The RNA shown here (c-di-AMP riboswitch aptamer (ydaO/yuaA leader)) has 151 nucleotides and comes from a Verrucomicrobiota bacterium. It was read from a public genome assembly, where an Rfam model found it. It matches the Rfam family "c-di-AMP riboswitch aptamer (ydaO/yuaA leader)". Its family is annotated with regulation of gene expression and cyclic-di-AMP binding in the Gene Ontology.
């Protein structure tokens, strides 16, 4: 950390059995992710017309959407005929992390990447996937928990 618990099968090593160590497969439960009704929610953006000002409306244009994850959003520069759109750089920044847990003071770091393939709001029943890994990577204080030693 969702990444655990229990059971079954099988293989390798220790000469053999038990045991132990290591690898694989399957099942159940738990945990985590996704899909999936009703109800409810949502149904974009830019420019212009219009108006006292708005809205409805009209005209023209831009733009697929979703999932895991903290990794979202804004501003500015540059490039793409560019206001909407896309890419890129910089600065902010939602948010996340700093290793037993929580709070606290100071400080530091990240703010990515990958996947689905035009399809997914929520979501009962139901369907489906995962159950890996990592850790001296900052100190001070408080509380709690755990381990060890001694009596």
């Nucleotide at each position: 950390u969702a990444a655990a618990u229990g059971g079954g099968c099988c293989c390798g090593c220790c000469u053999u059995c038990c045991u132990g160590c290591g690898a694989g497969c399957c099942c159940a439960u738990g945990c985590g992710g996704g899909g999936g009704g009703a109800c409810c929610a949502a149904a974009u953006c830019c420019g212009g017309a219009g108006u006292g000002g708005a809205a409805u409306u009209c005209c023209g244009g831009a733009c697929g959407g979703g999932g895991c994850g903290a990794a979202c959003g804004g501003c500015a520069g540059c490039g793409g005929c560019g206001a909407a759109c896309c890419g890129u750089u910089g600065c902010c920044a939602a948010g996340g992390c700093c290793a037993c847990u929580u709070c606290u003071a100071a400080g530091g770091c990240c703010g990515a990447g990958c996947c689905c393939g035009u399809c997914a709001g929520c979501u009962a029943a139901c369907c489906u996937c995962g159950u890996c890994g990592g850790c001296g990577a900052u100190u001070g204080g408080a509380a709690g928990g755990g381990c060890g030693a001694u009596c």